Predicted 3D model of a 94-nucleotide RNA (c-di-GMP-I riboswitch aptamer) from an uncultured Methylococcaceae bacterium. Rfam family: c-di-GMP-I riboswitch aptamer. Rfam describes the family as follows. GEMM was predicted in a large-scale screen for bacterial structured RNA regulatory elements. It was read from a public genome assembly, where an Rfam model found it. The model forms 95% of the base pairs in the Rfam consensus.
């Protein structure tokens, strides 16, 4: 000097919930409050997964009625604090 592990300090982010005369059909996002937690809980929808909207529809039920429900399919979208991947980054006594 570099890397790793542990530890500490200075800081950082911000779950649920509440709130907005905000955006969106919705999932969800944004602002404020608030801290469950996080060592990348910074960034990116590349792979998987979950969720939403529409489409199509096996199907057992349902309805006075193709009325209602609806695996799978197809299209569009959301989630980075679901997992993986890519990428950038702070400090560090001993």
């Nucleotide at each position: 000097u570099a890397a790793g592990c542990c530890u500490a300090a200075a800081g950082c982010c911000a779950a649920a919930c509440c709130u907005g005369a905000c955006c969106g059909c919705a999932a969800g996002g944004c602002g404020g409050g608030g801290a469950c937690g996080g060592a990348a809980a910074g960034u990116c929808a590349c792979g998987g997964g979950u969720c939403c909207c529409a489409u199509c529809c096996a199907g057992a039920u349902u309805u006075a009625a193709u009325u209602a429900c609806a695996c799978c399919u197809u299209g569009g979208g959301a989630c980075a604090g679901c997992c993986g991947g890519a990428u950038u980054g702070c400090c560090a006594a001993g």